[in-house]
RNA sequence: GUUUUAUCAAGAGAGCGGGGAGAGUUCUGGCUCUGUGAUCCGCCGACAACUUGUCCCGAGUAAAAUUGAGGGAUAAAGUGCCAAUUCCAGCCCACAAAACAAGUGGGGGAGAUAAGUU
Numbered sequence: 001g002u003u004u005u006a007u008c009a010a011g012a013g014a015g016c017g018g019g020g021a022g023a024g025u026u027c028u029g030g031c032u033c034u035g036u037g038a039u040c041c042g043c044c045g046a047c048a049a050c051u052u053g054u055c056c057c058g059a060g061u062a063a064a065a066u067u068g069a070g071g072g073a074u075a076a077a078g079u080g081c082c083a084a085u086u087c088c089a090g091c092c093c094a095c096a097a098a099a100c101a102a103g104u105g106g107g108g109g110a111g112a113u114a115a116g117u118u
Base pairs, nucleotide, nucleotide: 001118003116004115005114006113007112008111013044015043016042017041018040022033023032024031027090028089029088030087045082047080050078051077052076053074054073055072056071057070086110091107092106093105094104095103
């Protein structure tokens, strides 16, 4: 890099240091954040529960043992994450509407994260 599955309207510092101009993870249009120092990097601190660990429950059988689909707790480890719904929209369908536009709902696409595969 490819690919599979799952999740993405919740949650979490206005902290310290570095740095010095744009940024919000492709593009476009908006809208926000930003020299009262953003995005980014490091440290500390939190959030979460994807994977591992530890503990508990645990289907089926007459019973026991073995096994353990699945579930709960914990938060030690591996990531992740800590403005705004993935900040909103772009493509398709439906509703409504005389029509256009806007709106609401659903889907798709793309993206992010985790675990696996290659």
Molecule: SAM riboswitch aptamer (S box leader)
Organism: Candidatus Sungiibacteriota